[in-house]
């Protein structure tokens, strides 16, 4: 320069309006028991700083950090 930084992992969310899903954990139900399966729960300062807005993960500037 460019393209990305959201859950422990992999990633949704883009005309600004309460943050999601899978997988994983965890509890519970089924088994003699495990695993499989089904029910449900918990977990996030949206990298960081400021700025525009009534209202930012989202728009702007700037820092850092990973990729090319």
């Nucleotide at each position: 320069c460019g393209a990305c930084g959201u859950a422990g992992c992999u990633c949704a969310g883009u005309u600004g309006g309460u943050a999601g899903a899978g997988c994983a954990u965890c509890u519970c139900a089924u088994u003699c028991g495990u695993a499989a399966u089904g029910a449900g729960g918990g977990g996030g300062u949206c990298a960081c700083c400021g700025g525009u807005u009534c209202g930012a993960a989202u728009c702007c500037g700037g820092u850092c950090g990973u990729c090319g």

This is a predicted structure of a 68-nucleotide RNA (transfer RNA) from a marine eukaryotic metagenome. It matches the Rfam family "tRNA". The coordinates come from a structure-prediction model, not an experiment, and the mean pLDDT is 83.